[in-house]
Context: one part of a larger RNA
RNA sequence: UGACGGGGACCCGCACAAGCGGUGGAGCAUGUGGUUUAAUUCGAUGGUAAGCGGAGCACCUCACCAAGGCUUGACAUCCUGUUGAAAGCACCCAGAAAUGGGAGCCCUCCUUCGGGACAACAGUGACAGGUGCUGCACGGUUGUCGUCAGCUCGUGUCGUGAGAUGUACGGUUAAGUCCGAUAACGAGCGCAACCCCUAUUGCGUGUUGAAUUUUUCACGCGAGACUGCCGUGGUUAACACGGAGGAAGGUGGGGAUGACGUCAAAUCUGCGUGGCCUUUAUGCCUUGGGCGACACACGUGCUACAAUGGGCAGGUCACAAUGGGUUGCUAAGUCGCGAGACGGAGCUAAUCCCAACAAAACUGUCCCCAGUUCGGAUUGCAGGCUGCAACUCGCCUGCAUGAAGCCGGAAUCGCUAGUAACCGCAAAUCAGCCAUGUUGCGGUGAAUACGUUCUCGGGUCUUGUACA
Numbered sequence: 001u002g003a004c005g006g007g008g009a010c011c012c013g014c015a016c017a018a019g020c021g022g023u024g025g026a027g028c029a030u031g032u033g034g035u036u037u038a039a040u041u042c043g044a045u046g047g048u049a050a051g052c053g054g055a056g057c058a059c060c061u062c063a064c065c066a067a068g069g070c071u072u073g074a075c076a077u078c079c080u081g082u083u084g085a086a087a088g089c090a091c092c093c094a095g096a097a098a099u100g101g102g103a104g105c106c107c108u109c110c111u112u113c114g115g116g117a118c119a120a121c122a123g124u125g126a127c128a129g130g131u132g133c134u135g136c137a138c139g140g141u142u143g144u145c146g147u148c149a150g151c152u153c154g155u156g157u158c159g160u161g162a163g164a165u166g167u168a169c170g171g172u173u174a175a176g177u178c179c180g181a182u183a184a185c186g187a188g189c190g191c192a193a194c195c196c197c198u199a200u201u202g203c204g205u206g207u208u209g210a211a212u213u214u215u216u217c218a219c220g221c222g223a224g225a226c227u228g229c230c231g232u233g234g235u236u237a238a239c240a241c242g243g244a245g246g247a248a249g250g251u252g253g254g255g256a257u258g259a260c261g262u263c264a265a266a267u268c269u270g271c272g273u274g275g276c277c278u279u280u281a282u283g284c285c286u287u288g289g290g291c292g293a294c295a296c297a298c299g300u301g302c303u304a305c306a307a308u309g310g311g312c313a314g315g316u317c318a319c320a321a322u323g324g325g326u327u328g329c330u331a332a333g334u335c336g337c338g339a340g341a342c343g344g345a346g347c348u349a350a351u352c353c354c355a356a357c358a359a360a361a362c363u364g365u366c367c368c369c370a371g372u373u374c375g376g377a378u379u380g381c382a383g384g385c386u387g388c389a390a391c392u393c394g395c396c397u398g399c400a401u402g403a404a405g406c407c408g409g410a411a412u413c414g415c416u417a418g419u420a421a422c423c424g425c426a427a428a429u430c431a432g433c434c435a436u437g438u439u440g441c442g443g444u445g446a447a448u449a450c451g452u453u454c455u456c457g458g459g460u461c462u463u464g465u466a467c468a
Stems, first nucleotide, its partner, number of pairs: 001468002003465003007462007015452002019415005026303008034294002042053002064289007073127001077126002079123006088105002091102004108117003129278002132276003138272002140267003143263001145261001150189006156165003169180003195255004200223007226249001229243005292434001305408001309367006323354003328347002333342003374405001379400007421444007
């Protein structure tokens, strides 16, 4: 100087408390451990791994396994030779395919006629290739402490020195924020502000938007909030509290933004890259399997256990927002109980479509507390769709079947307002989909916070130490 303390003082945070809803019990989905396996590819492992990389595992992906093949190679550059086409199209045989063999159509461009360009084949070696190893060799990127208020420098001063001071102290703040004071005076990275969205309003422009409208809406440019005004307290300060006006009040609400550093944290399997290893294989192609196994253990979720509910019907069968669409979104109409099929209008989209009157909500009625008209797992049959192909291993529909489950031990998680909770909608990935995931969007819309003794984490000062 730090670090640590079951030392002290002060302060903060959904940290506790006060509340609301969950997890832990059930079934299923998903990830992980373990076990199994020819293989169940690899990575991630307290917080900071475990619906994580993976925003899509039937083939492909693919890294794993079995089998069949290739060796200058699937891909790049160079050299030599041959061919003139290469490519492409379609056929036959063997084969699981890769591949091997055969036969057919096709016969490039420039030229000084030497050749050149281009491409394939053959050969040669330089080389290619590697999701092989090392994240403890690295770049880049990321998590975490933490959006915590800290981390430093120049000059000066003090100290033999390591260092200290500044940055301590009194107030104050969300803040090393600001004020006062001060052997310090200044400065930098952080804080704040500048950026984006949103709440109010003025003006302008309006198509495809608005029935009408002093303009709903869209786009653009402005205004507006600054403790600016008043009062009280305070050191005449910073600031705090109350009030006025105002759509909004003291950072209005949200986002982006993450200081010096910590964890030899994560990633060589996004990418790049040093070194090492491999080179008829650890490279490449193919078929099939595996990543989907299942006594069990854990994490994250979905659906429930019902009456604030379930079923049915419905009235104006009420009322959204974000998004996506030409290899696409697909309307009307017709068929089907339905998934869906036929059909083909419109749309490169404020125009048309996805899209339905979004669902909860509201009204009426049945159920009458039961393993039920709760719950939907599981299984059987019959179908639909995507795709070369749904056996391992896809999704959806109809009929039948109807399991566990009656609110969950110890323990534990989230949330302070348009939040929690409940309700649906959209998108990325994507042929299809194992999405109950993720990221967004709107609808309905609470309760509680006395307080800081305690638990956890953090900050400042101080104290002890046999620790560095």
Molecule: small-subunit ribosomal RNA, 3' major domain
Organism: uncultured bacterium